[in-house]
Molecule: SAM riboswitch aptamer (S box leader)
Organism: Cytophagales bacterium
This record gives sequence, structure tokens and C1' cells, in this order.
RNA sequence: GAUUUAUAAAGAAGAGGGGAGAGAAUAGGCUCAAAGAACCUCUGGCAACCUGUCCGAAAUGGUCGGAGAAGGUGCUAAAUCCCACCUAAUUAUUUUUUAGGAAAUAUAAAUU
Repeated sequence: GAUUUAUAAAGAAGAGGGGAGAGAAUAGGCUCAAAGAACCUCUGGCAACCUGUCCGAAAUGGUCGGAGAAGGUGCUAAAUCCCACCUAAUUAUUUUUUAGGAAAUAUAAAUU
């Protein structure tokens, strides 16, 4: 890098460095940013995907549910910031709004 499965409206910030753009990519919108963003490091925190631990179901192999947070990841502005394609409903009908889905993206686990 690729494939599969699951999840993505909840949650969680301080310090130091850094110095102009940043929010994945393209268009639009909106937002963050010299009152210092993005990014890096440290510390803290959130969460519970995996390992391990404990409890229950089940019955000894695995599975399911729960607890907890030691280890491996991840995350720590805004819904994956919103939107784009399809379907349905709605409406003031080249439009508006809502719901569902697809695609893309991110993360985990497994395989390659």
C1' cells in the first nucleotide's frame, strides 16, 4: 500500500518549541489563526478497538454480556465542521428542509 469487518452527532488541555497559514484531497460554505494557528516534544486527560485481569451467562474450546484501565494503538476546536452523488418525503418547485443510502476519509482488528 491492498482486502475484510466494526465504529465515526458522546468524550477529553496545559507547558515548551515553532512562525504562517490551518481545518485529508477538489469546488463551495463556514470556522481557527500574530491575543501566535498548523506542526513537533513533554506532561495530563478521554475512550474502550486489541492483549491481559475480574464477574456473569453458557459449558470447558470458543462465544456473548458486564466491570476495570495494567499493556498495544488511537484520539484530545466545531457532527468525519457542513456540503457535493442516489432515493424518499417536504416546500414558496432550476429552490428549501428532513430522513436513509452510496462514495470518500479516519481509527481499530485480522489477513496479505